[in-house]
A computed fold for a 507-nucleotide part of an RNA from an uncultured bacterium, annotated as small-subunit ribosomal RNA, 5' domain. The RNAcentral record of the full RNA draws on ENA, Greengenes and SILVA.
Context: one part of a larger RNA
């Protein structure tokens, strides 16, 4: 000096940040993912416009938010590669969207169940599902020529065969779909290097190391399999064993280093504990599926139904950590052509002196050095001390009264102007959780505000009483056994100040 702090006196305001470091334990209750009628039939309400409403469909739920259990690894830093890769939504560019079938939920119906919900019939819609047509800058196969690489092979450019595609909807001008090249953004994959202690761990390894061959995958690979050889790591620490998110960062020192990973930002990893996949551009998916277990709720004992390490919260651990708040008005995200839904992201407010900053608790005069307290060489004298009292001024802060924002740009409605007739410009209106809050004015009146540790050396600050190796102090040296500046209490006094001390930690 520093802290995510703890704890013990005291505590007036504000501004900005922080806030379960322990049990990755269990969880009541409520909210955190929807959305789109310009994809689709249908039921209901409407006299109509139109609206509600559960189902099919697209989109999104792979982001956003949490937590650090595991991991000592290509996990993360750095620094290259992939002639070994993928990529919704966005943007560019070319070119198409012809004609045909099917089926299924909602509905109707029967069953069977306590209930979760299952189960059959019938019948129906599309941008749902499947087939046919077209068609290349596409794939594929056999193969030639040109050029280039260290190489496998890249580029470019042709020839024979062969293969694959669509969905439309309205308010008619936009949305939308389908190939197929680019980009931009984000993934994937490798590979030098670095990246905690232990040798009271020395040996380890059988898909293990390598090879042809195949299957897999977006794509390289013993990633997986048959064959084949015997390799592969290792005293420059292999393997075991502990302990660990990793960085930017952050403390802290003159530096070099040392310590750290809470906030906040990037990447990992996980989602009760263990495993599998399906969807899908992306998942091996916190708030999806399945199977396994534990645990907990329901139950008509046959069977069900759950996952807060998402925001409050509630129990439990703990020296210790906040409301079951308020808004979607900003910023951003999802979905819609929009209007708009939704968003515990997020913006705000509540709580805590948890920390930095700032302000205040008054200013000037006043000596009868007043009373009192303490002390002393005690007729008095020193201190507290210009400190009260007292008179003069302000009046921040608190009170109380009035005014009172920025944060807003859009979008929507009219109205004028352009205009490629979509749209754009332009006035008016319209929209604020926080908030009648900042901020400003005014009003009276020192009002409403000062505690905490020391005071023997280290270290800034001294006497009196009381105690008598007692009771006590103490971070070290040490105090204390009758004149204790070290112990209790006073006066005095010194430092720091809304905080001061004391314990933990880190340099």
């Nucleotide at each position: 000096g520093a802290u995510g702090a703890a704890c013990g006196c005291u505590a007036g305001c504000g501004g900005c940040a922080g806030g379960c470091c322990u049990a990755a334990u269990a969880c009541a209750u409520g909210c955190a993912a929807g959305u789109c009628g310009a994809a689709c039939g249908g039921u209901c309400c409407g006299c109509a416009a139109g609206g509600a409403c559960a189902g099919u469909g697209g989109c999104a739920a792979a982001c956003g938010g949490g937590u650090g259990c595991g991991u000592a690894a290509c996990g993360c830093g750095u620094a290259a590669g992939c002639a070994a890769c993928c990529u919704g939504c966005c943007c560019c560019a070319u070119a198409c969207c012809g004609g045909g079938g099917g089926a299924u939920a909602g509905c109707c119906u029967g069953g069977c169940g306590a209930a979760a919900g299952c189960c059959g019939g019938g019948g129906u819609a599309a941008a749902c599902c499947c087939g046919c047509a077209u068609a290349g800058u596409c794939c594929c196969u056999u193969u030639c020529u040109g050029u280039u690489u260290c190489a496998u092979g890249g580029c470019a450019g042709g020839c024979c065969g062969g293969g694959u595609a669509a969905a439309c909807a309205u308010u008619u001008a936009u949305g939308g779909g389908u190939a197929u090249g680019g980009g931009a953004g984000g993934g994937g994959c490798u590979u030098g290097c670095g990246u905690c202690u232990g040798a009271u761990u020395a040996g380890u390894u059988a898909g293990u190391u390598g090879g042809c061959g195949g299957g897999g995958u977006a794509a390289c690979g013993g990633c997986c399999c048959a064959c084949c050889a015997a390799g592969a790591c290792a005293g420059u620490g292999a393997u075991c064993a502990g302990u660990a998110g990793g960085g930017g960062u952050u403390c802290u020192g003159a530096g070099a280093g040392g310590a750290u990973u809470g906030g906040c930002c990037c990447c990992c990893a996980c989602a009760u504990g263990g495993g599998u996949a399906c969807u899908g551009a992306g998942a091996u998916a916190c708030g999806g599926a399945c199977c396994c277990a534990a645990c907990u709720c329901c139950u008509a004992c046959g069977g069900g139904a759950g996952g807060c390490a998402g925001c409050a919260g509630u129990a439990g651990g703990g020296a210790a950590u906040a409301u079951u708040g308020g808004g979607c008005a900003a910023u951003g995200g999802a979905g819609g052509c929009a209007a708009c839904u939704c968003u515990g992201a997020c913006c705000c407010a509540g709580c805590c002196a948890u920390g930095c900053c700032g302000c205040g608790u008054g200013c000037a005069g006043g000596a009868u050095g007043a009373a009192g307290g303490c002390g002393c060489u005690c007729a008095g004298c020193g201190u507290c001390g210009u400190a009260a009292a007292c008179u003069g001024c302000u009046u921040u802060u608190a009170u109380c009264u009035g005014g009172g924002a920025a944060g807003a740009a859009c979008u929507g409605u009219a109205g004028u102007c352009c205009u490629g007739c979509g749209g754009g410009a332009u006035u008016a209106u319209u929209u604020g959780a926080c908030g009648g809050u900042a901020c400003c004015a005014g009003a009276g009146g020192a009002a409403u505000a000062a505690g905490c540790a020391c005071c023997g050396g280290c270290u800034a600050a001294c006497u009196c009483c009381g105690u008598g190796c007692c009771a006590g102090c103490a971070g070290c040296c040490g105090c204390g056994g009758u004149a204790a500046u070290a112990c209790g209490g006073a006066g005095g006094g010194u430092g720091c100040a809304a905080g001061c001390g004391u314990u933990g930690u880190c340099c």